A computed fold for a 101-nucleotide RNA, annotated as Glycine riboswitch aptamer.

RNA sequence: UCAGACGAUGCGGGAGAGCCCAGGCUUGCUUCAUGCGGGUCAUGGCGCCGACGGAGCAACCACCCCCGGAAACUCUCAGGCACAAUCACCGUAUCGUUGGA
Numbered sequence: 001u002c003a004g005a006c007g008a009u010g011c012g013g014g015a016g017a018g019c020c021c022a023g024g025c026u027u028g029c030u031u032c033a034u035g036c037g038g039g040u041c042a043u044g045g046c047g048c049c050g051a052c053g054g055a056g057c058a059a060c061c062a063c064c065c066c067c068g069g070a071a072a073c074u075c076u077c078a079g080g081c082a083c084a085a086u087c088a089c090c091g092u093a094u095c096g097u098u099g100g101a
Stems, first nucleotide, its partner, number of pairs: 001101002004098010018046001020045003023041007047081003053077001054075003060069002
C1' cells in the first nucleotide's frame, strides 16, 4: 500500500397478514326514516402474519464429563395486519478494528 473479515453510520432495494364485525365520538348528504357515506378510538370480539425484539428445540461446533454457542426452523409473550412506519437480508460508500500478501 492492497485483498479479505468484523463492527458503526449513510444511501438504494426490501415481504407477510381484516383499511373485518359490533359499539362510542365526530362529520357530510337527504327521502327526516333513526336511512346512506367519511374520519377517529390503549372499547369489545373473532380471524390472521412473521424478516425488529424475546423464547424453545435441533443439524452442527466445542468439550474428559458437566456447562456452553447455535437458524431465515418452531412458538407468538411483546409487535404487526390500507398507506406509512418498523424490518431480517442484499448491494454500495465512509470511518474504525483486525489481518494475509